[in-house]
RNA sequence: UUUGACAAAGCCAAACCUAUUGUAAAAUAGGGACGGAAAGCUACGGGUCCGAUUUUUUAUGAUGCGGAAAGCCGGGUUGCCAUGA
Numbered sequence: 001u002u003u004g005a006c007a008a009a010g011c012c013a014a015a016c017c018u019a020u021u022g023u024a025a026a027a028u029a030g031g032g033a034c035g036g037a038a039a040g041c042u043a044c045g046g047g048u049c050c051g052a053u054u055u056u057u058u059a060u061g062a063u064g065c066g067g068a069a070a071g072c073c074g075g076g077u078u079g080c081c082a083u084g085a
C1' cells in the first nucleotide's frame, strides 16, 4: 500500500419499544438486531430533513438565516486480522 463478512479474536447496532431533552428534525440511556470491513471520527462538497423569514387562497417555490444527520453519496483522517505486491 492493494484486496477481503465464506477465516479467527473482537467491534458497531437498523426498524421497533420505554424513559428523558428539544417547537421540530433529531439526540441521549436501556432493551432489541436489519445489517455493516471502517456502520470509528470529521458537516469540507452534493443531496436529504426540521425551524424561521418571504411568496401563495392553500399547496408550492425561494433564502448571504439557524439547526439535524456520518447507517445517502463523495472527500479528509485514524485503525484490528488475513492476503498480495
Base pairs, nucleotide, nucleotide: 001084003082004081011036012035016031017030018029019028020027021026034071040077041076042075044074045073046072048068049067050066051065052063053062054061
A computed fold for an 85-nucleotide RNA from a Deltaproteobacteria bacterium, annotated as c-di-GMP-I-GGC riboswitch aptamer.